[in-house]
Molecule: SAH (S-adenosyl-L-homocysteine) riboswitch aptamer
Organism: Permianibacter aggregans
RNA sequence: CCAACCAAGGGGCGCUGCGACUUCCUACGUGAAGCCAGGCUUGGAUGGGUCAUCAACGUCAACGGCGCCCGGUAAAU
Numbered sequence: 001c002c003a004a005c006c007a008a009g010g011g012g013c014g015c016u017g018c019g020a021c022u023u024c025c026u027a028c029g030u031g032a033a034g035c036c037a038g039g040c041u042u043g044g045a046u047g048g049g050u051c052a053u054c055a056a057c058g059u060c061a062a063c064g065g066c067g068c069c070c071g072g073u074a075a076a077u
Stems, first nucleotide, its partner, number of pairs: 001048003005044005010070006018039001021034004038063001
C1' cells in the first nucleotide's frame, strides 16, 4: 500500500435518491425498473506486496442529504 473480516464513532422514524449491486433491454449511447443515506473515518487482528530499520512522550477523534423525535452533557430563562 492492497484485499476482505470484526469493532467503534448515542438511538429511532419518515422522505428523496448518487454510486455500487440485482433484473431486463440493447439502438452499444449505457437506457429502464428494483434496492439503497456508515459507501466515510479510526482502531484491531488475518493474508499478500513493497520499502525502511531507534524509541519515547502526548493526544484520543473528525465527519455522515432533508425533516422530525428520543437519549446524554453544558449554559441561559